[in-house]
Annotation:
Transfer RNA from Mailhella sp., 73 nucleotides, folded computationally. It was read from a public genome assembly. Rfam family: tRNA. By type it is a transfer RNA. Model confidence (mean pLDDT): 81 of 100.
Formats: sequence, C1' cells, structure tokens
RNA sequence: GCCGAUUUAGCUCAGUUGGUAGAGCAACUGAUUCGUAAUCAGUAGGUCGUCAGUUCAAAUCUGACAAUCGGCU
Repeated sequence: GCCGAUUUAGCUCAGUUGGUAGAGCAACUGAUUCGUAAUCAGUAGGUCGUCAGUUCAAAUCUGACAAUCGGCU
C1' cells in the first nucleotide's frame, strides 16, 4: 500500500425483508428470612463508532473517516 471482518446498555451478545431497540449477567428498589445467601417481583441504564447521502421512515441500504482484529505484499 491492497483486501476482508467487527463496532448496539457497565460486561457478553441478539436484532431475519428498512417500520416503536432487546436478552443474559452486573447495578438499584421491594417481597421472602432472626440475619446473610439463594429465590421471586419490579426499576433504571442506549445520540446503535463519527459525519454525510437515499427514503414518508435507517441499528439495518450507500459513501467517507476512525478504532480493533486478520490476510496479502
């Protein structure tokens, strides 16, 4: 220098054909218990890497850039 993959909650990851962003773990609150753990119920937590474009509508399609990883030279 060229090619490819990945980027979504604190962490690990889903999200199928463009149509209101989700799960598990973690955190917090409550119930249960003499108390703790465990269990059960609930709550909060997101500019979907950044900036543009297409569209009535973009995590999803297109382009550029950034970061991480891999391959070729």